[in-house]
Molecule: transfer RNA
Organism: Nanobdellota archaeon
Formats: sequence, C1' cells, structure tokens
RNA sequence: GCGCCGGUAGUCUAGUCUGGUAGGACACCACCCUGCCACGGUGGCGACCCGGGUUCAAAUCCCGGCCGGCGCA
Repeated sequence: GCGCCGGUAGUCUAGUCUGGUAGGACACCACCCUGCCACGGUGGCGACCCGGGUUCAAAUCCCGGCCGGCGCA
C1' cells in the first nucleotide's frame, strides 16, 4: 500500500442482511428485606466511533475518515 472483518451505556453483548419504539446481562443509584452486611425483590440512571449523502424516516443503505484485528505484498 491492497483486501476482509469489527467499533452500540462503566463492562460484555443483541439488533444491521430485509431502514420504522435502541433490547438484555453485569455494574451503579434509590427503596424493600435483615440487628448489620451479603443474598434476594421492586424501580431508576445510562449507549449507536466521526463527517457527509440518500430517505418522510438511518445503529442499519451509500461515500470519505479514524481506531482495532486478520490476511496479502
């Protein structure tokens, strides 16, 4: 340099193919439970790598960039 794959809450991850309410687990916060803690229960907070395009509507499709992994040279 070229090709392929990936980037979504603090962490891990589903959703992308086939555009239409961003979901789950752990963590965190509050309350309940307990003599206290832990466990357990209920509720809450929190995310689509960046820019542009297409579209009524983009995490999803298209273009460019950045970062990571693998392969080729």